[in-house]
Molecule: transfer RNA
Organism: Cohnella terricola
RNA sequence: AGGGACGUAGUUCAGUAGGUAGAGCACUCGACUGAUAUUCGAGAGGUCGCCGGUUCGAUUCCGGCUGUCCCUA
Numbered sequence: 001a002g003g004g005a006c007g008u009a010g011u012u013c014a015g016u017a018g019g020u021a022g023a024g025c026a027c028u029c030g031a032c033u034g035a036u037a038u039u040c041g042a043g044a045g046g047u048c049g050c051c052g053g054u055u056c057g058a059u060u061c062c063g064g065c066u067g068u069c070c071c072u073a
Stems, first nucleotide, its partner, number of pairs: 001072007010025004019056001027043005049065005
């Protein structure tokens, strides 16, 4: 320099052939216990990397930028 994949909750990751997003762990509260742990129940937490375009509507489609990883030179 060229090509490819990926970027979603604190963390690890789902998601949808477009209709305002979920799980495990972690966190908070409660139940249980003499107490802790386990278990069970509830809750909080995200402008879906950034900027534009298409559309009635974009996490999803298109373009650019940016970061990480891989391949080629």